RNA sequence: GCCCCAGUAGCUUAAUCCUAAAGCGUCGGUCUUGUAAACCGAAGAUCGGAGGUUAAACUCCUCCCUGGAGCC
Numbered sequence: 001g002c003c004c005c006a007g008u009a010g011c012u013u014a015a016u017c018c019u020a021a022a023g024c025g026u027c028g029g030u031c032u033u034g035u036a037a038a039c040c041g042a043a044g045a046u047c048g049g050a051g052g053u054u055a056a057a058c059u060c061c062u063c064c065c066u067g068g069a070g071c072c
Base pairs, nucleotide, nucleotide: 001071002070004068005067006066007065010024011023012022013021026042027041028040029039030038048064049063050062051061052060
């Protein structure tokens, strides 16, 4: 230099353009002498950045950034 994959909540992952979901974690409550476990509830992501297509983009296109694999 070329090519491929990945980037979404604190962490791990979903989401075939049509209101961004879940588990763990965190916080509150129930239970307990107390903690853990269990159960109930809550908060938390402008989806790596910018632009484009579209009525509508995490999703499609272009460029860039970061990480990983391959070729030379």

This is a predicted structure of a 72-nucleotide RNA (transfer RNA) from Salmostoma bacalia.
Rfam family: tRNA. It is annotated as a transfer RNA.
The sequence is in RNAcentral, with records from ENA.
Model confidence (mean pLDDT): 85 of 100.